This is a predicted complex of two RNAs, RNase P RNA and transfer RNA, with 481 nucleotides together. Its mean pLDDT, the model's own confidence on a scale to 100, is 77. It holds a member of the Rfam family "Bacterial RNase P class A".

[in-house]
C1' cells in the first nucleotide's frame, strides 16, 4: 500500500410521555389510581428464493402444457443457499471472478466488410504448361535466347486484405509454387493403464485434426414444482330491500302435500327416492371420493365493531465431542416485542468517537507531527406488521483476527 | 400488508416477443406564402431508450441488482 475474515452499530443520569402484562386498591363487567417487569433490526427494506401456516374436498397414477435449475461431492426441513473440491480466467502475490449440461437431434441467426460466414470458397498473390508480343526490354553470342507483359487452362491455400470470428499454432524440412504433405514440441480427439467416491488430473500409445459461434435465440436431455395467500382462515355482534338482473351448467321420472275443492292441468315445496348427468383451482385420461342448486359478473343495500390465528420454536447462548469446513451429537442453561392508521419516543447535562480552526509547548528537514486546552459542528443506514431459513440492495465512525 | 403493470425525444406513443438504420403525430425553430396574424407549403434541431452490472462481435430488445410512477385487493347479505 494491499488481500481475507469476523465484531460493534453510542454511554450514564434526570424530567416529561407511549404500548402490553402481572399485583395491589377503588363495587370497577370495557373504568381510574398507584407500584414491578419488558418493549425493533443486521438488515426489521426489497419481495428475489426455500419452507411452515391456513383455505381451496386436495387423495393416488399416468401424460401434456407452463415455469424453474444445471461441473462433482457433502450440509440442511427445504432451497436457486452454504461448505470443500475439479475445470477456465485475472492479479508479482495474499487471494479474487465464473448462469460450467448438450452445436456430430433439428429449426433458426452471423448486420457493414469481405473471394469465402458453414453441404465451402478464390479478390490480390505464388507457381506450370500452351498462345501471342511490328506498336515491350537486354545480348561483343541476335536466338527453337533470357527477361516482361497479355490471354487461355491448370495446380495451390503459405503471404496480402476484410471481419468480433477465416476450417490447428510454431520451427525444420520437403515441393514447380505450396499444403499435417513428412517430422519436433504444443493444443486436441479417442484407446489403455493409474490416482480420486466423483467432477476431473498423470502417463503411455495412436489418430494427421474430423462440421467456427451463439442455448442469459427457440429448442433437446435430467432434476424439481397444485394453486393462492394472514386482506389466508375460524368465531361473535351489529344491521338491511334477509334484494334485483345477465350468463354457465342437464336435467328427467315417480310418490306425498300446498294452492285449490278428492280429476285434469299449471306453479311451488318435501324424499338418505330411482335413472342419467353435471361440478371438484392450467388442460387431458383413470381409479377413488364428496356435493348437487351451484358458481361467475354487474348493480344495490348493510357494517366499516370484538375474539381468536399471534409467538415455544428447523430458538437463542456455552461447554464438550465428531467433522478440513458447512453442519450435526450429547448436556447445561435462559423465556426473549406483539401494536393493529399503528406504542418502543422528546428534551436537558456530562462523558467518548470524528472532521475543521484557534491558542500553548515538544521535535526537526519550516510546515508537518506528538501533547495539552478551548470554539464550532456531526455520530450513518433505517423502523417489526403470521412466523422461520437464505440471498440481495443500502450504512458514519471505529474495534479485532490472519495474510501478501 | 399482499398481488400486478408501466418507465423511449418537451407531450402522447410504436418498436421489445424473433438483438444489427431509434421512428410516428402533437409540439419548436427557419424559410416562403400574407399588408400583418392563423392556417398551407417546404426544411431542420431535438433521444445517457430511468440506473447500475452482465450474456453477446453487437443490447432499446435477453439475464440479475437496483430507482421512480400507476393500478388492483376489507368484511356481511
Nucleotide at each position: 500500500a494491499g488481500a481475507c475474515g469476523g465484531c460493534u452499530g453510542g454511554a450514564u443520569g434526570g424530567c416529561c410521555g407511549c404500548u402490553c402484562u402481572c399485583c395491589g386498591c377503588g363495587g370497577c363487567u370495557g373504568c381510574g389510581c398507584g407500584g414491578g417487569g419488558a418493549g425493533a433490526g443486521g438488515a426489521a427494506a426489497g419481495u428475489c428464493c426455500g419452507g411452515g401456516c391456513u383455505c381451496c374436498a386436495c387423495g393416488g397414477a399416468g401424460g401434456u402444457a407452463c415455469g424453474g435449475u444445471g461441473c462433482c461431492g457433502g450440509g440442511u426441513a427445504a432451497c436457486g443457499c452454504c461448505c470443500g473440491g475439479c475445470g477456465g480466467g485475472g492479479g508479482c502475490g495474499a487471494c479474487c471472478c465464473u448462469a460450467g449440461g448438450g452445436a456430430a437431434a433439428g429449426u433458426g441467426c452471423c448486420a457493414c466488410a469481405g473471394a469465402a460466414a458453414a453441404u465451402a470458397u478464390a479478390c490480390c498473390g505464388c507457381c506450370g504448361c500452351c498462345g501471342u508480343u511490328u506498336u515491350c526490354g537486354g545480348c561483343c553470342u541476335c536466338g527453337u535466347c533470357c527477361g516482361g507483359g497479355c490471354g487461355g487452362c491448370g495446380g495451390c491455400a503459405a503471404g496480402g486484405g476484410u471481419g468480433a470470428a477465416a476450417u490447428g499454432g510454431u520451427g525444420c524440412g520437403g515441393c514447380a509454387a505450396g499444403a499435417g504433405c513428412g517430422c519436433a514440441c504444443c493444443g486436441c480427439g479417442c484407446c489403455g493403464c493409474c490416482g480420486g467416491c466423483a467432477a476431473c488430473g498423470g502417463c503411455g500409445a495412436c489418430g494427421g485434426c474430423a462440421g467456427g459461434g451463439a442455448a442469459a435465440a427457440c429448442c433437446c436431455c435430467a432434476c424439481c414444482g397444485g394453486g393462492a395467500g394472514c386482506a389466508a382462515g375460524a368465531c361473535c355482534a351489529a344491521g338491511u330491500a334477509g334484494g334485483a338482473g345477465c350468463g354457465g351448467c342437464a336435467g328427467g321420472c315417480c310418490g306425498c302435500c300446498c294452492g285449490a275443492a278428492c280429476g285434469a292441468u299449471c306453479g311451488g315445496g318435501c324424499g338418505c327416492g330411482c335413472c342419467g348427468g353435471g361440478c371438484g383451482u392450467g388442460c387431458c385420461u383413470u381409479c377413488g371420493c364428496g356435493c348437487c342448486g351451484c358458481c361467475g359478473c354487474u348493480c344495490g343495500g348493510g357494517u366499516c365493531g370484538g375474539u381468536c390465528g399471534c409467538a415455544u420454536c428447523a430458538g437463542g447462548c456455552g461447554c464438550u465431542c465428531g467433522g478440513u469446513a458447512a453442519c450435526g451429537a450429547g448436556c447445561g442453561u435462559c423465556g426473549c416485542a406483539g401494536a393493529g392508521g399503528a406504542a418502543u419516543g422528546g428534551c436537558c447535562a456530562u462523558c467518548c468517537c470524528c472532521a475543521c480552526c484557534c491558542u500553548c509547548g515538544g521535535g526537526c528537514a519550516u510546515g508537518c507531527u506528538c501533547g495539552a486546552g478551548g470554539g464550532c459542528g456531526g455520530g450513518a443506514c433505517a423502523g417489526a406488521a403470521c412466523c422461520c431459513g437464505g440471498c440481495u440492495u443500502a450504512c458514519a465512525c471505529g474495534c479485532c483476527g490472519u495474510c501478501u | 400488508c399482499g398481488g400486478g403493470g408501466c418507465g423511449u425525444a418537451g407531450c402522447u406513443c410504436a418498436g421489445c416477443c424473433u438483438g444489427g438504420u431509434a421512428g410516428a403525430g402533437c409540439a419548436u425553430c427557419u424559410g416562403c406564402u400574407u399588408u400583418g396574424g392563423g392556417a398551407g407549403c417546404a426544411g431542420a434541431g431535438g433521444g445517457u431508450c430511468g440506473g447500475a452490472g452482465g450474456u453477446u462481435c453487437g443490447a432499446a430488445u435477453c439475464c440479475u441488482c437496483u430507482c421512480g410512477c400507476c393500478c388492483c385487493g376489507a368484511c356481511c347479505a